[in-house]
RNA sequence: UUCUUAUCGAGAGAGACAGAGAGAGUGGCCCGAUGAAGUCUCAGCAACCAGCUUAACAGUAUGGUGCUAAUUCCAAAGGGCAAGAUUUUGUCCUUACAGAUGAGAA
Numbered sequence: 001u002u003c004u005u006a007u008c009g010a011g012a013g014a015g016a017c018a019g020a021g022a023g024a025g026u027g028g029c030c031c032g033a034u035g036a037a038g039u040c041u042c043a044g045c046a047a048c049c050a051g052c053u054u055a056a057c058a059g060u061a062u063g064g065u066g067c068u069a070a071u072u073c074c075a076a077a078g079g080g081c082a083a084g085a086u087u088u089u090g091u092c093c094u095u096a097c098a099g100a101u102g103a104g105a106a
Stems, first nucleotide, its partner, number of pairs: 001106008013042005021031001023029001026075003043068003048064003051060003072098001077095004081090003
């Protein structure tokens, strides 16, 4: 990097350095000099994999990841539903696409 699969409406931040961007991309919206990204330290959340306990369900939080603004911040493509009345609209529903993370494989 690609493929398969599971999950994505919950949860959890302080300090130091730094100094203007960040939220994947597009559009929107939003966060940011009352300090963005990034790096480090400490803390926390969760329970995917391994470990341990268990007959199992499950538990635990030792190790490996992950995460700690907003539902994956929202939308896009198809279908439904509603309104309008002929192809338009949406404080609605749903399935995909895309993305993120884990596990497995190549």

Overview:
SAM riboswitch aptamer (S box leader) from Lysinibacillus macroides, 106 nucleotides, folded computationally. It matches the Rfam family "SAM riboswitch aptamer (S box leader)". Rfam's curators write: The SAM riboswitch is found upstream of a number of genes which code for proteins involved in methionine or cysteine biosynthesis in Gram-positive bacteria. The model forms 97% of the base pairs in the Rfam consensus. The prediction has a mean pLDDT of 86.